[in-house]
RNA sequence: GGGGGCGUGGCGCAAUUGGUAGCGCAUCUGCUUUGCAAGCAGAGGGUUAGGGGUUCGAGUCCCCUCGCCUCCA
Numbered sequence: 001g002g003g004g005g006c007g008u009g010g011c012g013c014a015a016u017u018g019g020u021a022g023c024g025c026a027u028c029u030g031c032u033u034u035g036c037a038a039g040c041a042g043a044g045g046g047u048u049a050g051g052g053g054u055u056c057g058a059g060u061c062c063c064c065u066c067g068c069c070u071c072c073a
Stems, first nucleotide, its partner, number of pairs: 001072007010025004019056001027043005049065005
C1' cells in the first nucleotide's frame, strides 16, 4: 500500500426482507433477613465509532474518515 471482518447502555452480545433498539451480567430501589449473601419484584442507563447521502422511515443500504483484528505484498 491492497483485500476481508468488526465497532450497539459499565461489561458481554442480539436485532428476520429497512418499520419506534432488546437480552444476560452489573448498578440502584423495594420485599424478605438481626445483618450480609442468595431469591423475588421494579427502575435507571444508548445521539447504534464520527460525518454525509438514499428513503416517508436507516443499527441495517451507499460514500468518506477513525480505531481494532486478520490475510496478501

The RNA shown here (transfer RNA) has 73 nucleotides and comes from Rothia halotolerans. NCBI's taxonomy places the organism under Bacteria, Actinomycetota, Actinomycetes, Micrococcales, Rothia. The coordinates come from a structure-prediction model, not an experiment, and the mean pLDDT is 81.